Source information:
Transfer RNA from Pseudarthrobacter chlorophenolicus A6, 73 nucleotides, folded computationally. NCBI's taxonomy places the organism under Bacteria, Bacillati, Actinomycetes, Micrococcales, Pseudarthrobacter chlorophenolicus. RNAcentral holds the sequence, with entries from GtRNAdb.

[in-house]
């Protein structure tokens, strides 16, 4: 210094051709159990990395900034 790829919940990762942001695992709370512990229901958790556009409508498209990763020189 150029090129490419990733970024969504505490973790790991879904979200289709732009049309209500999800699930597993963590964490609360209950059931079950002489008690754990395993299985069962239930609750709670989000500025989708940030700043802007485009669109009736953006996690998705567009462009810029960032961190992470891989290339080239």
């Nucleotide at each position: 210094u150029c090129c490419c790829g990733u970024c969504u919940a505490g973790c790991u990762c879904a979200a289709c051709u732009g049309g209500c942001a999800g699930a597993g695992c963590a964490g609360c709370c209950g059931a079950c159990u002489g008690u754990u512990a395993a299985u069962c229901g239930g609750c709670a958790g989000g500025u989708u990395a940030c700043u802007g556009g485009u669109u009736c409508g953006a996690g998705u498209c567009c462009a810029g900034u960032g961190a992470c990763g891989g290339g080239a020189g």
The coordinates come from a structure-prediction model, not an experiment, and the mean pLDDT is 81. A source record names the gene tRNA-Asn-GTT-2-1.